[in-house]
Context: one part of a larger RNA
RNA sequence: CUGGGCGUAAAGCGCGUGUAGGCGGUGCCGCACGUCCGAUGUGAAAGCCCAGGGCUCAACCCUGGACGUGCAUUGGGAUACGACGGCGCUGGAGUCCUGAAGAGGAGGGCGGAAUUCCCGGUGUAGAGGUGAAAUUCGUAGAUAUCGGGAGGAACACCAGUGGCGAAGGCGGCUCUCUGGACAGGUACUGACGCUGAGACGCGAAAGCGUGGGUAGCAAACAGGAUUAGAUACCCUGGUAGUCCACGCCGUAAACGAUGAGCACUGGGUGUCGCGGGUAUUGACCCCCGCGGUGCCGAAGCCAACGCGUUAAGUGCUCCGCCUGGGAAGUACGGCCGCAAGGCUAAAACUC
Numbered sequence: 001c002u003g004g005g006c007g008u009a010a011a012g013c014g015c016g017u018g019u020a021g022g023c024g025g026u027g028c029c030g031c032a033c034g035u036c037c038g039a040u041g042u043g044a045a046a047g048c049c050c051a052g053g054g055c056u057c058a059a060c061c062c063u064g065g066a067c068g069u070g071c072a073u074u075g076g077g078a079u080a081c082g083a084c085g086g087c088g089c090u091g092g093a094g095u096c097c098u099g100a101a102g103a104g105g106a107g108g109g110c111g112g113a114a115u116u117c118c119c120g121g122u123g124u125a126g127a128g129g130u131g132a133a134a135u136u137c138g139u140a141g142a143u144a145u146c147g148g149g150a151g152g153a154a155c156a157c158c159a160g161u162g163g164c165g166a167a168g169g170c171g172g173c174u175c176u177c178u179g180g181a182c183a184g185g186u187a188c189u190g191a192c193g194c195u196g197a198g199a200c201g202c203g204a205a206a207g208c209g210u211g212g213g214u215a216g217c218a219a220a221c222a223g224g225a226u227u228a229g230a231u232a233c234c235c236u237g238g239u240a241g242u243c244c245a246c247g248c249c250g251u252a253a254a255c256g257a258u259g260a261g262c263a264c265u266g267g268g269u270g271u272c273g274c275g276g277g278u279a280u281u282g283a284c285c286c287c288c289g290c291g292g293u294g295c296c297g298a299a300g301c302c303a304a305c306g307c308g309u310u311a312a313g314u315g316c317u318c319c320g321c322c323u324g325g326g327a328a329g330u331a332c333g334g335c336c337g338c339a340a341g342g343c344u345a346a347a348a349c350u351c
Stems, first nucleotide, its partner, number of pairs: 004322003007305002012319001014202004021195003025089006033082002035078003038074005049065006092192001093189003096185004104178007111155001116150007126137002163170002207248006216242002221237004259318006267296011300307002324351003333344004
C1' cells in the first nucleotide's frame, strides 16, 4: 500500500457558502501524454532455477544457459478507455413565462385576553398557602366585586400524526423590504455539474460588555415548614437573568444519535402543495402524474432491535470520522476570547 468499519457496540464535522484538489453526460474528428505491443541498450559477480562436469556420494565447487517482474531509448506500431485540442447534442445543471402554498428572514404599526401595580366605588374580617401548617398580607380596611388608569411580557381557540427553513429555529393582526422551494409551459443557454482539505458565514439556551427596560416568572439569597439532619423536594418573599439595541461567546442528547450528490430495486394506506383525466350546473367523490411529510410492510440488509423508493437495500463519486477501558476531551504548546472558557490534543501510570 491493500484489507474493516461509523442508527443503538469506538466512529457523520451543529449547519451552510465555497477555494485548491478529487470525480464527472452524449456524438464525431484530431493528437498519441497516460495505457498497450514490438525493437534496442542496461539490469556486475555471487546466489535462486535448468543442463553438464569435479571431489568415492552428498554438502560444497566448476562451466554454460535461463531468469532478473525494472529503468531508459525509439522520427517503430495500436487507439478501446482516460487526458488534451476542435466541432456538435440535450437527457444533467441553469435561465425565462404563468400559477399558487407556507409560524422562511428583517423592519414598522396596531389589537384583545390575562397577571401585577396605582386611583376611585361597594363591602367587612379575614385572606393566602399546605399533606397539615407556618413565615406572609389585612381594621392605616386586605381577600372578593365594579369602574378608570399605568406598564411589561407572551400571543388561548384556529393547531394537525399540518406548514416553512441549510441547521439553530419560526405561531395574534397588518404594512413595507426580502430568500428559498413547488407545479405547469417547453421558449432559451449548452455540461455551465457533484463533492469539498483549508477559508468564510450562520448558529438554541446559558453566560459576558455598554446603555435601556422590568408585569409575570425566577438561579443566588432570606425566612417558614419537613426531617435524625435538609445547605433539597413543599410554602412565603426575592436579585441577577428572562425583554430591547449594539457588540462578544460558539457550545448542546446542535438527534433521524443516520454527511452530501446521483442512479437502480414489489406494494398498501393517511396527509400537505400543484397539475391532468372522468363525472358534474359546480365544488366534492373516483383514476393518474410531480414534489413534501407520516404509518405498515415484498425482496434485501442487520448481532439483534429494527431499516425497508424519505434505506440502515444495490452501486458509483467526494468529504469527515473510528481503532480496548481508565487517566482525558485532561496536561503542555499553539490559536481564539473581556472573562467564563472554546478549538486543536498527548503521555507516564493502570486494568